[in-house]
Context: one part of a larger RNA
RNA sequence: UUGGGUUUAAAGGGUGCGUAGGCGGUCAAGUAAGUCAGUGGUGAAAUCCGGCAGCUCAACUGUCGAUGUGCCAUUGAUACUGCAUGACUUGAGUACAGACGAGGUAGGCGGAAUUGACGGUGUAGCGGUGAAAUGCUUAGAUAUCGUCAAGAACACCGAUAGCGAAGGCAGCUUACUAGACUGUAACUGACGCUGAUGCACGAAAGUGUGGGGAUCAAACAGGAUUAGAUACCCUGGUAGUCCACACUGUAAACGAUGAUUACUCGAUGUUGGCGAUACACAGCCAGCGUCUUAGCGAAAGCGAUAAGUAAUCCACCUGGGGAGUACGCCCGCAAGGGUGAAACUC
Repeated sequence: UUGGGUUUAAAGGGUGCGUAGGCGGUCAAGUAAGUCAGUGGUGAAAUCCGGCAGCUCAACUGUCGAUGUGCCAUUGAUACUGCAUGACUUGAGUACAGACGAGGUAGGCGGAAUUGACGGUGUAGCGGUGAAAUGCUUAGAUAUCGUCAAGAACACCGAUAGCGAAGGCAGCUUACUAGACUGUAACUGACGCUGAUGCACGAAAGUGUGGGGAUCAAACAGGAUUAGAUACCCUGGUAGUCCACACUGUAAACGAUGAUUACUCGAUGUUGGCGAUACACAGCCAGCGUCUUAGCGAAAGCGAUAAGUAAUCCACCUGGGGAGUACGCCCGCAAGGGUGAAACUC
């Protein structure tokens, strides 16, 4: 390379938008580039293959034939693909109506709790643990009541629920804003799918500058435990945790399952619409779940939200270690990230 694969064995890019490219609905007539057929030319000789012949045979040699992926020219065919033309409405989009949700951004407000400050009551302990001690406390702690301040997070509702491309999103409210869904079938008329490079977004931790700092808490200190204990437990405690702006660009970024489209037995719960209303039944669309038939699978399991049956496009894999390392290049303030080997060894 061919072939085979990617839930768990190696392997789906963290996610989207989108350039080039690849692929692409129905009908009509046209063209004839791809495609198919015929004919002509070319496709050197030697070699290879077959027949016959010559050296006593053979190797060897001679001769005739066949073959020769193809390329060029020409004459035709027109189903499919392409190209150009006209039309269509089912794909896609728009419009109108309805209803939905922790979707996003900015502002305002609220109560509980925590910690602290001040004041009152009150007196000897509090705290913590397996047990203790460090720690706090007669300069009045813990407890309790009142007032004030600060920062962060939003109990119950709450769900096997909802929204978002993913990361993610939860007190209440206002403004701005995005979206899928259902219904109508009015409009456009293939405008579609995927997507290398690229661009944007991207938890936590971390970085820079300036704020903020209640809680919790890497580092650190002390007390325990222990043979030791640079830990697990306890008392403290700084970065950080929060905000603004700018960077970083990684995660078990997971459904360990790329996107889109079509087809394929049922049962049941639930969210948002529609239909129908006898309020019984139960149909349609879109989502979120559970069980399951066929089928698939090494099995576990998957099973209309497929890991089934097919198609298009992208990404990735090719024994373990060395190694996601070295070197080079690119990015970054740094930490580091991206790309990514080999020797050697089993």